Context: one part of a larger RNA
RNA sequence: CGGAUGUUAGGGAAAUCGGCAAAAUGGUGGCGUAAGGUAACGAGAAGCCAUGUCUGCGUAUAGGAUAUGCAGAUGUCACUGACUAGGGGACAACGACUGUUUACCAAAAACACAACUCACCGCAAAGCCGAAAGGCUUAGUACAGUGGGUGACGCCUGCUCACCGCCAGUACGUGAAAGCCCUUUUCAAGGGGAAGAAGCGCUGGCAAAGAGCGGGAGUAACUCUGACUCUCUUGAGGUAGCGUAAUACCUCGUCACUUAAUAGGUGACUUGCAUGAAGGGCGUAACGAUUGUCCCGCUGUCCCAACAUCCGAUCCG
Repeated sequence: CGGAUGUUAGGGAAAUCGGCAAAAUGGUGGCGUAAGGUAACGAGAAGCCAUGUCUGCGUAUAGGAUAUGCAGAUGUCACUGACUAGGGGACAACGACUGUUUACCAAAAACACAACUCACCGCAAAGCCGAAAGGCUUAGUACAGUGGGUGACGCCUGCUCACCGCCAGUACGUGAAAGCCCUUUUCAAGGGGAAGAAGCGCUGGCAAAGAGCGGGAGUAACUCUGACUCUCUUGAGGUAGCGUAAUACCUCGUCACUUAAUAGGUGACUUGCAUGAAGGGCGUAACGAUUGUCCCGCUGUCCCAACAUCCGAUCCG
């Protein structure tokens, strides 16, 4: 000097990206327990008290074991005396939840999930594997199965079918080869014609299909703003919600709270560079080795180091 372990006056997160690590809490019994709430929960919430040993006497039991009670005595700084053994609270984000995952850098807000929804499918089905035989689905049959999306629950899910896609219809147009008819005096090649499938055109439908959801002026008796009006324009011009957001460039937006001080957090406002409704929108009790912020407790994280034990390294021999 390094590693492992332990103790530390006073302070107590001032350390640090961040309380990382450590400390603290801890068992059992009694009392007691908030907001919220899907009435289950939250909850071991929080918080307070007790806890050893000895003596005597009960109660429960047929008795024992065990549980529980009363009275007294007694020791310690300390009685779950060692070991064992939750730190707690508040606000917010995301995901409902229990689960699953990158074997060996990621456990999560990712995946899954009940539930909702769309499409296909009447069984020799749809979908899938195979060259085939055959097989899975299924010894199932629409309350079934397959595929896609959303993702408990609550309140909801607006407008657009012009584009892309799918579905349906279609008097009509277009529409290949083969076949049919005609034909260059015969044959053949060749030429012409009628009829005509799908598809396309055409007409409709469908957005919990892919996708999309404007601009410019003027206007109220202070000012500002603009319910209102005009205008260009589209297939339709973003509704309810939410909003400086896991989305906001400007941005450390503005205000308030929190601090002595806050690029943080929370609550509002909100003209949203570029939010927005199953690529779901907004809420939400419970849950989470998730993420952010704060408070109490606690501490060698720190002020600021010191010491002890063991092991090593180094030095001397």